[in-house]
Notes: This is a predicted structure of a 75-nucleotide RNA (c-di-GMP-I riboswitch aptamer) from an uncultured Bacillota bacterium. Of the family's consensus pairs, 94% are formed in the model. The coordinates come from a structure-prediction model, not an experiment, and the mean pLDDT is 81. Rfam family: c-di-GMP-I riboswitch aptamer. About the family: GEMM was predicted in a large-scale screen for bacterial structured RNA regulatory elements. It was read from a public genome assembly, where an Rfam model found it.
């Protein structure tokens, strides 16, 4: 470079739920919490999709599907 995530290790993140908190709403923020996750890390700019709401517009989702970059182990 590339395969690949059975097994170690070293650590990461945190879904439902609840309780506070901002938003008209998707949805966000913190605590708690663990369904899970080898890119659940960045990115909503360029492409699908979804979702909201005061729909010719203005938003939200990257833990849908994509780009972009990477730790360990591996062959």
């Nucleotide at each position: 470079u590339a395969u690949u995530g059975c097994a170690a290790a070293a650590g990461c993140c945190a879904a439902a739920a609840u309780c506070g908190g901002a938003g008209c709403a998707a949805u966000c923020c913190g605590a708690u919490g663990a369904c899970g996750g080898a890119a659940a890390a960045c990115u909503a700019a360029a492409g699908g999709g979804u979702c909201u709401c005061c729909c010719c517009g203005a938003g939200a989702c990257a833990g849908c599907c994509a780009g972009u970059u990477g730790c360990c182990a591996u062959c």